[in-house]
RNA sequence: GGCCCCGUCGUCCAGCGGCCUAGGACGCUGGCCUUUCAAGCCAGAAACGCGGGUUCGAAUCCCGUCGGGGCCACCA
Numbered sequence: 001g002g003c004c005c006c007g008u009c010g011u012c013c014a015g016c017g018g019c020c021u022a023g024g025a026c027g028c029u030g031g032c033c034u035u036u037c038a039a040g041c042c043a044g045a046a047a048c049g050c051g052g053g054u055u056c057g058a059a060u061c062c063c064g065u066c067g068g069g070g071c072c073a074c075c076a
Base pairs, nucleotide, nucleotide: 001072002071003070004069005068006067007066010026011025012024013023018056028044029043030042031041032040049065050064051063052062053061
């Protein structure tokens, strides 16, 4: 340098153009319960890497860019 894959709550994962006001688990916060803690139950906060474009509508499609990984090439 070329090609391919990935980037979503704190963590791990789902999502495949409209049912998304983005869901689940664990974690976190509050409450209930308990003599207390844990467990259990209920509730809550928390995310689409960034910038453009396409579309009536984008987490999803396209382009660029940033970051991570892989393969190949180059490296005298």